[in-house]
RNA sequence: GAGUUGGCCGAGCGACCGCUGGCGUGGCAACACGCUGGAGGAAAGUCCGGGCUCCAUUGGGCAGGACGCCAGAUAACGUCUGGGCGGCGCGAGCCGACGGAAAGUGCCACAGAAAAUACACCGCCGAUGUCGCGCAAGCGGCAGGCAAGGGUGAAAUGGUGCGGUAAGAGCGCACCGCGCGGCGGGUAACCGUUCGCGGCAGGGCAAACCCCGUCCGGAGCAAGGCCAAAUAGGGAAGGGCGGGCGCGCAAGCGCCCGACGCGCGGCCCGCGCGCCUUCCGGGUAGGCUGCACGAGGCCGGCGGUGACGCCGGUCCCAGAGGAAUGGUCGCUCUCGACAGAACCCGGCUUACAGGCUGACUCCU
RNA sequence: GGGCCUGUAGCUCAGCGGUUAGAGCUGGCCGCUCAUAACGGCUAGGUCGUAGGUUCGAAUCCUGCCGGGCCCACCA
Numbered sequence: 001g002a003g004u005u006g007g008c009c010g011a012g013c014g015a016c017c018g019c020u021g022g023c024g025u026g027g028c029a030a031c032a033c034g035c036u037g038g039a040g041g042a043a044a045g046u047c048c049g050g051g052c053u054c055c056a057u058u059g060g061g062c063a064g065g066a067c068g069c070c071a072g073a074u075a076a077c078g079u080c081u082g083g084g085c086g087g088c089g090c091g092a093g094c095c096g097a098c099g100g101a102a103a104g105u106g107c108c109a110c111a112g113a114a115a116a117u118a119c120a121c122c123g124c125c126g127a128u129g130u131c132g133c134g135c136a137a138g139c140g141g142c143a144g145g146c147a148a149g150g151g152u153g154a155a156a157u158g159g160u161g162c163g164g165u166a167a168g169a170g171c172g173c174a175c176c177g178c179g180c181g182g183c184g185g186g187u188a189a190c191c192g193u194u195c196g197c198g199g200c201a202g203g204g205c206a207a208a209c210c211c212c213g214u215c216c217g218g219a220g221c222a223a224g225g226c227c228a229a230a231u232a233g234g235g236a237a238g239g240g241c242g243g244g245c246g247c248g249c250a251a252g253c254g255c256c257c258g259a260c261g262c263g264c265g266g267c268c269c270g271c272g273c274g275c276c277u278u279c280c281g282g283g284u285a286g287g288c289u290g291c292a293c294g295a296g297g298c299c300g301g302c303g304g305u306g307a308c309g310c311c312g313g314u315c316c317c318a319g320a321g322g323a324a325u326g327g328u329c330g331c332u333c334u335c336g337a338c339a340g341a342a343c344c345c346g347g348c349u350u351a352c353a354g355g356c357u358g359a360c361u362c363c364u
Numbered sequence: 365g366g367g368c369c370u371g372u373a374g375c376u377c378a379g380c381g382g383u384u385a386g387a388g389c390u391g392g393c394c395g396c397u398c399a400u401a402a403c404g405g406c407u408a409g410g411u412c413g414u415a416g417g418u419u420c421g422a423a424u425c426c427u428g429c430c431g432g433g434c435c436c437a438c439c440a
Base pairs, nucleotide, nucleotide: 001362002361003360004359005358006357007356008355009354011332012331013330014329015328016327017326019038020037021036022035023034024033025032026031040338044349045348047347048346049345050344051343052220053219054218055217059269060268061267062266064216065215066214067213068212069083070082071081072080073079084098085096086095087094088093099211100210104209105208106205107204108203121150122149123146124145125144128143129142130141131140132139133138158176159175160174161173162172163171177200178198179197180196181195182193183192184191185190224289225288226287227286234280235279236278237277238276239275241258242257243256244255245254246253247252260274261273262272263271264270282439283438284437296315297314298313299312300311301310302309303308333336365436366435367434368433369432370431371430374389375388376387377386382420391407392406393405394404395403413429414428415427416426417425
């Protein structure tokens, strides 16, 4: 000088005037006074996970969703830590939706001979068989053989060399690569191998269906609980299938079953409830709670590579309900970004002027 | 605060892996008519909200952002 990565801060100080939670004092109360607390690293998006609350929980089956190398951390996770593998970088380091394509099904446009049971357009050969010509050597054609070379494509059945052959080809061999097994290391993913076997097997897509493994009840603080106040569990119109029973002289009304509808997590079984549909509606929109001591912050020690855990000490740190956290003035500087709680936590993602700092790499 | 749906031409929509994304209305031009409408013909108009990824190939599949819309109080 260039760069990588982790952590932290994100205007400061003072005066005055306000807003608001808590505590104290005074007051019947309204309120006043004093002390004290008062946005963030993302409070955001609501994308995951959990706490909490209510509902469901008699289960069964089928669906559905999420995740996906290994091990660990954790209340849990799609998060984090460490490791493996692959890719990028000289390097510090960074990135990776990273199970299975020999379980099955499906798709692969155009081009191309052939796109998955591979294939024969150009090309090579024509040893073998056969036909024709020729005295013969041989030449030409056909049957047929080949997967080397060309060409198409995103993708065409392992690579190089030698042998081999009519021409060729893992057809044979050597080396490299690959698969399986053994052995060694590792908890494992996986790695190594001077060992053995196999000429070598079937391209891609699972962010296509799917298979395998793991996990998952539903809704959300406008959840929910308590108190108070008020009113009409009301009215109108339309519709009402089949069977049975009861009351009634009848019209009709009531009940039961089926059908139908509704509910029970999405469906079925099952269970429960109910005349149905539409419209007009009634009352209150007040108070308390949930609500802030928590998977809590800071300091120290110990265990662990680490995420994190354990122990001890210490601190209390926003809590509204038109919704507070602001305004004015003075001074200073590097002239100030993104943005504001609303039940609470752990993450992820996204936005962000600038500044401080630890560790490391490369070049000189 | 919480939950759900949606984004393709000026408007309303279709297309849900395969050449250059279509249809109707609207707009423009021409024809018909004395003229207008209707009708007929031709034509313009698209970063498929946006940024990445999967795939040979993405409007379509996946993920992150951006925009728009709807619903949710209590008592009986």